[in-house]
Context: one part of a larger RNA
RNA sequence: UGACGGGGGCCCGCACAAGCGGUGGAGCAUGCGGUUCAAUUCGACGCAACGCGAAGAACCUUACCUGGGCUUGACAUACUGGUAGUAGAAACCUGAAAGGGCAACGAUCCCCGCAAGGGGAAGCCAGAACAGGUGCUGCAUGGCUGUCGUCAGCUCGUGCCGUGAGGUGUUGGGUUAAGUCCCGCAACGAGCGCAACCCUCGCCCUUAGUUGCCAGCGGGUAAUGCCGGGCACUCUAAGGGAACUGCCCGUGAUAAACGGGAGGAAGGUGAGGAUGACGUCAAGUCCUCAUGGCCUUUAUGCCCAGGGCCACACACGUGCUACAAUGGCCGGUACAAAGGGUCGCGAACCCGCAAGGGGGAGCCAAUCCCAAAAAACCGGUCUCAGUUCAGAUUGGGGUCUGCAAUUCGACCCCAUGAAGUAGGAAUCGCUAGUAAUCGCGGAUCAGCACGCCGCGGUGAAUACGUUCCCGGGCCUUGUACA
Repeated sequence: UGACGGGGGCCCGCACAAGCGGUGGAGCAUGCGGUUCAAUUCGACGCAACGCGAAGAACCUUACCUGGGCUUGACAUACUGGUAGUAGAAACCUGAAAGGGCAACGAUCCCCGCAAGGGGAAGCCAGAACAGGUGCUGCAUGGCUGUCGUCAGCUCGUGCCGUGAGGUGUUGGGUUAAGUCCCGCAACGAGCGCAACCCUCGCCCUUAGUUGCCAGCGGGUAAUGCCGGGCACUCUAAGGGAACUGCCCGUGAUAAACGGGAGGAAGGUGAGGAUGACGUCAAGUCCUCAUGGCCUUUAUGCCCAGGGCCACACACGUGCUACAAUGGCCGGUACAAAGGGUCGCGAACCCGCAAGGGGGAGCCAAUCCCAAAAAACCGGUCUCAGUUCAGAUUGGGGUCUGCAAUUCGACCCCAUGAAGUAGGAAUCGCUAGUAAUCGCGGAUCAGCACGCCGCGGUGAAUACGUUCCCGGGCCUUGUACA
């Protein structure tokens, strides 16, 4: 100087408390361990591995296994020698394919030359350099990332103090979300962080009108902005305004600031996002990529078929669905936002109980389509029962995608109806348009979503307080630790 303390003081954070909903029990989905296997490819392991790399494992992917094949190789550069019926290549044979064999037919470009012909290139063959490696080392590395932590800290120049390590500044008194600001001070300044500048939302205005509007007029319909017409409103998307403790009162050192109030769509950081200091964990990644070293080279490379990554006595994590009446089922009636669409989205209409099929209007999309939003509301029914709860499992029949759904897809219908009656110890999330609950969209994608990333609808309870648990900041103290 740090680190540590079941030392002290001060102070934060859904850290506890208060409250709401879960997990831990059940079934299923998914990841991991274990076991099994020819293989069940590899990585990730407290927080910070385990719906993680996977934003799509039937083939492909694929890195694994078994078997079949290829060697200058699927790909790059360059060298030597050879090469016209050459390169290429229909058909045929073999084969699961890859590959191998045979082979009709059969070339191109450049230079010299009238031509014949000669030389060269491409390609091919042989050879030798080399290619290749998701082989090893993340404890050789770059890059990128996680984490402490959006925590308020980490430093520098000069000066001053100290033999020195170092200190001071950065401590102190207040204050703040903040090393935020004020005051004081052997310090005076400065940098990286904080804040602000950026994006979205909330109010208003301007500009703009093939979306919106009978708002005011006209026409028309069974009905609809449907038509004329109009940008007023809504909206869309570009710009601007608006909030600064600016104003008032009080507290305070007359300071910074804090408490209350007015006005305001909004207050004291308005709400959310983006943004992550010096560093820590030899944290993670050599399987994104790059790269040192090592290893391999008729194989640890390359191609192919099939299998595996989907196994199942178990064990854990993350989820979904439930155990019902604030509910289930049936019928009817409403109200979103954000997205996607031409190898695409696909309307009306017809067929089918349905998945879906037929059909093709319209749309490169504020214009058409996906599209129905669902919870909600109205009416009916069930009456506490393993049930009209719950839907696992299994049998049968089908639909769609795709070369192909046996291992191993999703969906529909009929039948079957399991466990489950609120979950031990323990444990997680959340402070407001949040939790809870309800549906919708998108990426990936031929197909496949209970995961992920977004969107809106309905919409709570509670916070006395900081003693305790966890993490953190500042000062101080002890230390046999560095």

Source information: RNAcentral holds the full RNA, with entries from SILVA. This is a predicted structure of a 482-nucleotide part of an RNA (small-subunit ribosomal RNA, 3' major domain) from a metagenome. It matches the Rfam family "Bacterial small subunit ribosomal RNA". Its mean pLDDT, the model's own confidence on a scale to 100, is 87.